[in-house]
RNAcentral holds the sequence, with entries from Rfam. c-di-GMP-I riboswitch aptamer from Fusibacter sp. A1, 87 nucleotides, folded computationally. Its mean pLDDT, the model's own confidence on a scale to 100, is 82. Rfam family: c-di-GMP-I riboswitch aptamer. Rfam links the family to the GO term cyclic-di-GMP binding. The model forms 95% of the base pairs in the Rfam consensus.

RNA sequence: UUCUGUAAAUCGCAAAGCUGAUGAAAAUCAGUGUCGCAAAGCUAUAGGGUCUAAGGUUCAUAUGAACUAUGACAGCCAGUUUCCAGA
Repeated sequence: UUCUGUAAAUCGCAAAGCUGAUGAAAAUCAGUGUCGCAAAGCUAUAGGGUCUAAGGUUCAUAUGAACUAUGACAGCCAGUUUCCAGA
């Protein structure tokens, strides 16, 4: 430096649920919690994919329906950085 990650050690993160707050929603933040994780670190106009539809557009006799991201997801793939051990 490259590849691999089964096992251990050190360090770290914190799913779901619950409580409070923000938001139209998706979801996010904080506390609690500890499902799991070598990247469950970072990156959302570098790329793919997923979720929502306030606003907008269209249809509809009306209360409705459909499409749409500038909103959101990194613990979906991915890009990028990296501990330890082995080769």